[in-house]
Bacterial RNase P class A from a Dehalococcoidia bacterium, 353 nucleotides, folded computationally. A source record names the gene rnpB. Its Rfam family is "Bacterial RNase P class A". Rfam describes the family as follows. Ribonuclease P (RNase P) is a ubiquitous endoribonuclease, found in archaea, bacteria and eukarya as well as chloroplasts and mitochondria. By type it is a ribozyme.
RNA sequence: UAGGUAGGCUGGGUGAUCGCUCUGACGCUGUCAGGGAGGAAAGUCCGAGCUCCACUGGGCAGGAUGCUGGCUAACGGCCAGGCGGGGAAACCCGACGGAAAGUGCCACAGAAAACAUACCGCCCCGCACGCGGGGUAAGGGCGAACCGGUGAGGCAAGAGCUCACCGCUCCGGUGGCAACACCGGGGGCACGGUAAACCCCAUCCGGAGCAAGGCCGAAUAGGAGGACCAAGGGCGCCCGGCCUGUCCUCGGGUUGGCUGCUAGAGGCGCUGGGCAACCGGCGUCCCAGAUAGAUGAUCGCCAUCCCGUCGUUAGAUGGGAUACAGAACUCGGCUUACAGGCCUGCCUAUCAA
Numbered sequence: 001u002a003g004g005u006a007g008g009c010u011g012g013g014u015g016a017u018c019g020c021u022c023u024g025a026c027g028c029u030g031u032c033a034g035g036g037a038g039g040a041a042a043g044u045c046c047g048a049g050c051u052c053c054a055c056u057g058g059g060c061a062g063g064a065u066g067c068u069g070g071c072u073a074a075c076g077g078c079c080a081g082g083c084g085g086g087g088a089a090a091c092c093c094g095a096c097g098g099a100a101a102g103u104g105c106c107a108c109a110g111a112a113a114a115c116a117u118a119c120c121g122c123c124c125c126g127c128a129c130g131c132g133g134g135g136u137a138a139g140g141g142c143g144a145a146c147c148g149g150u151g152a153g154g155c156a157a158g159a160g161c162u163c164a165c166c167g168c169u170c171c172g173g174u175g176g177c178a179a180c181a182c183c184g185g186g187g188g189c190a191c192g193g194u195a196a197a198c199c200c201c202a203u204c205c206g207g208a209g210c211a212a213g214g215c216c217g218a219a220u221a222g223g224a225g226g227a228c229c230a231a232g233g234g235c236g237c238c239c240g241g242c243c244u245g246u247c248c249u250c251g252g253g254u255u256g257g258c259u260g261c262u263a264g265a266g267g268c269g270c271u272g273g274g275c276a277a278c279c280g281g282c283g284u285c286c287c288a289g290a291u292a293g294a295u296g297a298u299c300g301c302c303a304u305c306c307c308g309u310c311g312u313u314a315g316a317u318g319g320g321a322u323a324c325a326g327a328a329c330u331c332g333g334c335u336u337a338c339a340g341g342c343c344u345g346c347c348u349a350u351c352a353a
Stems, first nucleotide, its partner, number of pairs: 001349010012302007020036007038324001042335002045333005050209004062205005067081005082096001083094004097200002102198002104194003119140002121136007148166006167189001168187008213259004223250006232244004266285008303322008
């Protein structure tokens, strides 16, 4: 320098004018001062706090998770490690428990797909000479997958039939907290695959959510209780009949108001422990709280990038663009979106000193 790989940060600045919301002060129809979106506020996918309801214990059903160790309030998150796969490497990816508990499934092709099997070929035998019987999984062929692999011996031809190595499996040892790795010995080799099929095993899980929940609560209508009147009122009048009044108290409740509401598993700086996630110590700071939902609009100047014109260059000038998105009880994660810019570690190649 080029290519790659892993990660972090930023997310326009400034001025004027006109507004919005919250808090405080005051001389209160207002004035002044101060605060006023994000890294994802998003999706609402996990996990918690908080609130109300339910709850003797245990089980069934259902759901989630699934190598090991650690971190954490908790997690399906994070860190470190193991194993498998990819890459030349840095590095990346993995639903990564169990298929000798049981059941199911394995398309097409193929002779045969799970317990057996002979299509071609090879070998032996028979004869009527191109057919029959038998042996054979070494070769061909089929398939995603076919009954361990390579080599040698052996054989009629073959075959773990025998042997060596590899693989598998069982036993033992060493290292490691563990996942696991390595070493030694035994067994000729059975035991196909599939659990993002049912299932089995282990661990975890009560439900609903701030429109949770709490408080206040006028008028009208309705409910309950008490007191008073035994008269009155309404159905046009009369008789009969039917309906019911006034006051007080209580509780429920529509609309509304207050609260919950933002000081928190909090931010920043220094520092100790730990490979790290993370944990601790000291100091310091207060940093949105709207409720139909404030956090904005307009005009300048500057910044970055692109295009045009002029210019040898430096530059001048005109135009355009500057993302994704936007709190609604609060946190920890994950996932997804994002114009442009900046920084760092590592790997490989080349060049120079």